[in-house]
Context: one part of a larger RNA
């Protein structure tokens, strides 16, 4: 000098950051991932409208309508958030490479969307169970599922020419066989759907070079190095595998053991270097501990599954049920680290043709001087140098000291009255124009959590506002009392035993200042 800081003393306001460094210890309760009726089948509630019944109030029937609980499908939900347990590794960084590969969603670009069929959910019926849920029997839809047609620049086989590669071989190009596709919806010109080139983004895998500490770790390794064939995977390969050879790595530090998430950065320092990696941003691990795979373009998946654990809840004991290292909270551990706020207004995100709806992402507010900036605690005059207090060489003098009093101004802050945003150059509704809708262009009207915040602009009165360390040398700042190796101090040196500037009051002074000081840590 710093710091994600803690303590004490102390405290006026703002604006921008920051906030569990430990016990990846356990979680009460609420939220954090849905959407889509323009896929379907239907209607529990909700509104409307018919209709019956009734003098009426009302009640009952009706999917007709506007929606719309469960259920069927469809896309998300593999993203956003969070946390550093693992992990010395292709984990991270950096440069390259897949002649060894996958990409829904989006863009462009061609082509095509033709025909049938058998279930299943919901509802209906019965039935078991405390529950959770589960069975059984009947019916019934779809872009849900199945089979035919048709089909290629696709896949795969065979032939034939080319072209380029270090090497398996690799691209084109042509011809023949064979395999492979589909879904409708409604406002009738849009959204979709399938197939197939190419792009674009996201991943996948491989190499080289960096990448902590110990030799008081020196040899290590059997799928181990390799090779041939074979499975597997989107793909290459001990990834697996059977057979074969016996290699591999190793003082340039192998294996072991320790700690450790990496990095862009960030402190320091004149540099070189040396510490850290909190906040931001990019990679990686993790999701109660351990294992496994399903679904899917994409996961071996935080708030999906299976199954073994520890643990905690319900239970009729026959069994079920749970995963905050999401947001906020609670306990616990600690020196220590915040609200069970508010809105989807903006920004982004999934879904929807859209209106919209979710959205603890994210915007905002609250809370803490914990940091960083900046502001204010008043300005001018003013000497009887006032009283008081402190010292001294004590009728008297120095000093606190323009300091107060006193007089004048002025109002940032404060308290009050009033006024009042930008963030909406977007999105939405409605109209007219231009071709017939889409889409465009004008114009009207809507939509702001934060917030009556910010800001302005009156009124009131200096009125509301200074404290800590420290003064023996380092190291600015000195004098009285007290104390008498006592009581204390102290970061080093050292003070203290009777005239202490080093202890404890005072006075008075220095250096910071809404903070200053101690401790802890790095340079």
């Nucleotide at each position: 000098g710093a710091u994600g800081a803690a303590c004490g003393c102390u405290a006026g306001c703002g604006g921008c950051a920051g906030g569990c460094u430990u016990a990846a210890u356990a979680c009460a309760u609420g939220c954090a991932a849905g959407u889509c009726g323009a896929g379907g089948g239907g209607c529990a509630g909700c509104a409307u409208g018919a209709g019956u019944a009734g003098c009426a109030a009302u009640a009952c029937u009706u999917g007709a309508u506007g929606g719309c609980g469960a259920c069927c499908g469809g896309c998300a939900a593999a993203c956003g958030g969070g946390u550093g347990c693992g992990g010395a590794a292709c984990a991270c960084g950096u440069a390259c490479g897949c002649a060894a590969c996958c990409u829904u969603c989006c863009u462009u670009u061609a082509a095509g969307u033709g025909g049938a069929g058998a279930a299943u959910a919901g509802c209906c019926c019965g039935g078991g169970g405390a529950a959770a849920c589960c069975c059984g029997g009947a019916u019934u839809a779809a872009u849900a599922c199945u089979c035919c047609g048709u089909a290629a620049c696709a896949u795969u086989g065979u032939a034939a020419a080319g072209u380029g590669g270090c090497a398996u071989c690799a691209c084109u190009u042509u011809a023949c066989a064979a395999u492979u596709a589909u879904a409708g919806a409604u406002u009738u010109a849009u959204c979709g759907c399938u197939u197939a080139a190419a792009g674009a983004u996201g991943g996948g895998c491989g190499u080289g070079c960096g990448c902590c500490u110990g030799a008081u770790u020196a040899g290590g390794c059997a799928g181990u190095u390799g090779g041939c064939g074979g499975g597997g995977u989107a793909a290459c390969g001990g990834c697996c595998c059977a057979c074969c050879a016996a290699a591999c790595c190793u003082a340039c530090g192998a294996u072991c053991a320790g700690u450790a998430a990496c990095u862009g950065g960030c402190g320091u320092g004149a540099g070189a270097g040396c510490g850290c990696g909190a906040c931001c941003a990019g990679u990686c691990a993790c999701a109660c501990g351990g294992g496994c795979a399903c679904u899917g373009a994409g996961a071996c998946a935080c708030g999906g599954g299976c199954c073994c654990g520890a643990c905690u809840c319900c239970u009729a004991c026959g069994g079920g049920a749970g995963g905050c290292a999401g947001c906020a909270g609670u306990a616990a551990g600690g020196a220590a680290u915040a609200u069970u706020g508010g809105u989807c207004a903006a920004u982004g995100g999934a879904c929807g043709c859209a209106a919209g709806u979710c959205u603890g992402a994210a915007c905002c507010a609250g809370c803490c001087a914990u940091g960083c900036c900046g502001c204010g605690u008043g300005g001018a005059g003013g000497a009887u140098g006032a009283a008081g207090g402190u010292c001294c060489u004590c009728u008297g003098g120095a000093u606190u000291g323009u300091a107060a009093a006193c007089u004048u101004c002025u109002u940032u802050u404060a308290u009050u009255u009033g006024g009042g945003a930008a963030g909406a150059a977007a999105u939405g509704u409605g109209a007219u124009u231009a071709u017939u809708c889409u889409u465009u262009a004008u114009c009207a009207c809507u939509u702001g959590a934060c917030g009556g915040u910010a800001c302005c602009a009156g009124a009131u009165g200096a009125a509301u506002a200074a404290g800590c360390a420290c003064c023996g040398g380092c190291u600015a700042a000195c004098u009285c009392c007290g104390u008498g190796c006592c009581a204390g101090c102290a970061g080093c040196c050292g003070c203290g035993g009777u005239a202490a500037u080093a202890c404890g009051g005072a006075g008075g002074g220095u250096g910071c200042a809404a903070g200053c000081g101690u401790u802890a840590u790095c340079c």
Molecule: small-subunit ribosomal RNA, 5' domain
Organism: uncultured bacterium